Record summary:
Predicted 3D model of a 111-nucleotide RNA (SAM riboswitch aptamer (S box leader)) from Bacteroidetes bacterium HGW-Bacteroidetes-17. Taxonomically the source falls in Bacteroidota (Bacteria, Pseudomonadati). Rfam family: SAM riboswitch aptamer (S box leader). Rfam links the family to the GO term regulation of gene expression. The sequence was found by an Rfam model in a public genome assembly.
[in-house]
RNA sequence: GAUUUAUAGAGAAGAGGGGAGAGAUUAGGCUCUGCGAACCUCUAGCAACCAUCCCGUCAUACGGGAAAAGGUGCUACAACCUAAUCCGCCGAAGGCGGAUAAUGAUAAGUA
Numbered sequence: 001g002a003u004u005u006a007u008a009g010a011g012a013a014g015a016g017g018g019g020a021g022a023g024a025u026u027a028g029g030c031u032c033u034g035c036g037a038a039c040c041u042c043u044a045g046c047a048a049c050c051a052u053c054c055c056g057u058c059a060u061a062c063g064g065g066a067a068a069a070g071g072u073g074c075u076a077c078a079a080c081c082u083a084a085u086c087c088g089c090c091g092a093a094g095g096c097g098g099a100u101a102a103u104g105a106u107a108a109g110u111a
Stems, first nucleotide, its partner, number of pairs: 002110006013043005021032003026083004044075003049071002052066005079103001084100007
């Protein structure tokens, strides 16, 4: 990298280095940023996917719970918003609301 399943409007920042961009990609919008972006390091924290323990059990599946030492992840804005399809509402243009998809991210598997 491919593929499968699950998740996402909640939550959690300081220091040092760095030195101009950043919020995945493209377009439009909006936002953050020399009162210091990305990125790197350290420390702290959040959450509870895996692992651990308890219960429903005979059970490896499934569900509920505990804890946070281990493996990851994460710590501006909804995955910042919209973009495709379907449905509803507003007379049209256009807009608003809802559902689903696509794409990306993360976890845990598979070959």